[in-house]
RNA sequence: CUCAUCGAGACCGGCUGAGGGAUUGGGCCCUUCGACGCCGGGGCAACCGCCGAGAGCUUCGGAACGGUGCCAACUCCUGCGGCCUUGGGGCCGGCAGAUGAG
Numbered sequence: 001c002u003c004a005u006c007g008a009g010a011c012c013g014g015c016u017g018a019g020g021g022a023u024u025g026g027g028c029c030c031u032u033c034g035a036c037g038c039c040g041g042g043g044c045a046a047c048c049g050c051c052g053a054g055a056g057c058u059u060c061g062g063a064a065c066g067g068u069g070c071c072a073a074c075u076c077c078u079g080c081g082g083c084c085u086u087g088g089g090g091c092c093g094g095c096a097g098a099u100g101a102g
Base pairs, nucleotide, nucleotide: 001102002101003100004099005098006097011041012040013039014038015037019030020029021028024079025078026077027076042071043070044069047067048066049065050062051061052060053059075096080093081092082091083090084089085088
C1' cells in the first nucleotide's frame, strides 16, 4: 500500500502500584474493593494453515493440532458530509484506528 472483517463471544491466580479506556477536543466510563501493564493457567473466536464437498476465480461445511488475534462498555460514544425526524435522536457514508492475509 491492497483486500476482508470490526452489533456476537470469552476470566482466574501471581507480581506491580496510579493512572487507564490508540491519538487530539468533548462526553461517558473503569480504577487503591488494585484498574492499566507484565507473567502463568484457562477460555472465546475461526483470519491463515488443516480436513471434506463443490468449483475456472468466487463458495459451503468441519475440527481446533499449528501461526496470529482477542477475553468492560458497538472500535465506549462523538467530532466531517448526507438523509430522516415528535428539538431527543435514528440511518448511511467518510476520516482515523484495530486484527488477519498478501
The RNA shown here (SAM riboswitch aptamer (S box leader)) has 102 nucleotides and comes from a soil metagenome. Model confidence (mean pLDDT): 84 of 100.